[in-house]
Context: one part of a larger RNA
């Protein structure tokens, strides 16, 4: 000097406490683990593994198993020899496909007048390829994690014989080692805060593809008013530059005058407005040799390559994350309102016509503020439903059909029609969340032919309760304390 303490004192976190939804019962989906197999590839394993690599597993992917086949090799350099009927090749045979055997035709460049020499190219050797083999306990590199926790040093100085102390403690304070005060310390660095970027207010610029108030017309109506053309940029809005927020103003506590707390004014916005992105010093010999890089170590007619077909999707079971419900604040029917954010050329596709419907037919416009995806839905209105395993709830089965693809048998989604399963709110126990949050309800991308997405990542509507307080569970900081630990 650090670690621990079921040792004190201080604080902070949705830690708990007050609230709202949840999980744990039930069906599925979706991931482990086990079991099974010929294989059910392999990694992740408290928190920080388990809808996690995987932003897409019918073949490919694919690394696993079977089986057929290839050995200078699917890929790269180098040497050396051969090689014009040589490189390529329609065809043909086998074949499940790689492949193997054969084959009509049949070349290119560069010197050179030719003859021929060299080049590609093929073929044999021969050095070498190749390996998702092992090893994350031999690394680089990137990541989680403590944790967006306030903290971790450094210099010159002083103190100790020395390990080290000191600064970094102490008394206010703060989201902060944040900033004042005092002090043997004086200063610094990384981190904190700020500068970035979304978002809330205004002014100015900007006028298409955006907007339609004013002014002029044209259609149509009975008027209101609707559509549309000009003419405008006035509003809304795209997206640029400035303004705007500092405890600057007042009062007031604390008092030391100070940091700094309360409260008000004035604003769109008040004390870090909200939300990102930004993660010190280091811990966990975390994690990753299968994303790629790499040491060393192993295979070399195979652990390498190539195909085909299985697997990865197997199911007595256990567990974790979700979805969908068990219903009247609910379901069915019908009417009728508001969005934002993204995507579109091997794309998005309107309007119109068939289909009950998934869908199909066409094929206008649009490389998009102009066209299209695209009627958001929850809400609001009218009706039925009468507390029933129901007009709740959809699992499972049967058939018949759409698409996609070479191909949906194992194993694809979607529709119609039959079918109608467990489930009446879930035990111990246990997660989230403090505001445009939580709950609810649609909408979009990525991956991708299609998809098992119910997921991941945005997006916008609607919109809450609750917080005495810090005794106690948990996790962290600071001081100080004991220690037979390092």
């Nucleotide at each position: 000097u650090g670690a621990c303490g079921g040792g004190g004192g201080c604080c902070u976190g949705c830690a708990c406490a007050a609230g709202c939804g949840g999980u744990g019962g039930a069906g599925u989906a979706u991931g482990u683990g086990g079991c099974u197999c010929a294989a059910u590839u392999c990694g992740a394993u408290g928190c920080a593994a388990c809808g996690c690599g995987a932003a897409g597993a019918a073949c490919c992917u694919u690394a696993c198993c079977u089986g057929g086949c290839c050995u200078u090799g699917a890929c790269a350099u180098g040497c050396a020899a051969g090689u014009g009927g040589u490189a390529g090749a329609a065809g043909g045979a086998u074949g499940a496909a790689a492949g193997u055997c054969u084959a009509a035709c049949g070349a290119u460049c560069c010197c050179g007048c030719a003859a021929g020499g060299g080049a590609a190219g093929c073929u044999u050797g021969c050095a070498c390829a190749g390996g998702u083999g092992c090893u994350g306990c031999a690394u680089g590199g990137c990541u989680g994690u403590c944790g967006u926790c306030a903290g971790c040093u450094c210099g010159u100085g002083u103190c100790g014989u020395g390990a080290g102390a000191u600064g970094u403690u102490g008394g206010g304070u703060u989201a902060a080692g944040u900033c004042c005060c005092g002090c043997a310390a004086c200063g610094a660095g990384c981190g904190c805060a700020a500068c970035c970027c979304c978002u809330g207010u205004g002014u100015c610029c900007u006028g298409u593809u955006g907007c339609c108030a004013c002014c002029c017309g044209g259609c149509u109506g009975a008027a209101a008013g609707g559509c549309u053309g000009g003419a405008g940029c006035a509003c809304u809005c795209u997206g640029g530059a400035c303004a705007g927020a500092c405890u600057g103003c007042c009062u007031c506590g604390c008092u030391u005058u100070a940091a700094c707390g309360a409260g008000g004014a004035g604003g769109a916005a008040g004390g870090u407005g909200g939300g990102g992105a930004u993660g010190a010093c280091g811990u966990c010999a975390a994690g990753u040799c299968a994303g790629g890089a790499u040491g060393g170590c192993c295979c070399u007619u195979a652990c390498g390559g190539c195909c085909a077909g299985g697997g990865c999707u197997g199911c007595a079971c256990a567990c974790g994350u979700a979805c969908u419900a068990c219903a009247a604040u609910g379901c069915c029917c019908g009417g009728u309102a508001c969005a934002a954010a993204g995507g579109g050329a091997a794309g998005c596709a309107a309007g119109a016509c068939u289909g009950u419907a998934a869908a199909g037919u066409g094929g206008a416009g649009c490389a998009a503020a102009u066209c299209c995806c695209c009627c958001a839905a929850a809400a609001c209105c009218g009706g039925g439903c009468c507390c029933a395993g129901u007009u709740c709830a959809g699992a499972u089965u049967g058939u018949c059909g759409u698409c996609u693809g070479c191909a949906a048998c194992u194993c694809g989604a979607c529709g119609g029609c039959a079918u109608g399963a467990a489930g009446c709110u879930g035990g111990a126990a246990u997660c989230g969340c403090u505001a445009g949050u939580a709950a609810u309800g649609g909408c979009g991308c990525a991956u991708c032919a299609g998809c098992u997405a119910c997921g991941g990542c945005g997006c916008c509507g609607u919109g809450a309760a609750u917080a005495c307080g810090u005794u106690c569970c948990c996790a962290g900081g600071c001081c100080u304390u004991g220690u037979a630990c390092a």
A computed fold for a 486-nucleotide part of an RNA from a Limisphaerales bacterium, annotated as small-subunit ribosomal RNA, 3' major domain. Rfam family: Bacterial small subunit ribosomal RNA. It was read from a public genome assembly. The coordinates come from a structure-prediction model, not an experiment, and the mean pLDDT is 83. NCBI's taxonomy places the organism under Bacteria, Pseudomonadati, Verrucomicrobiota, Verrucomicrobiia, Limisphaerales.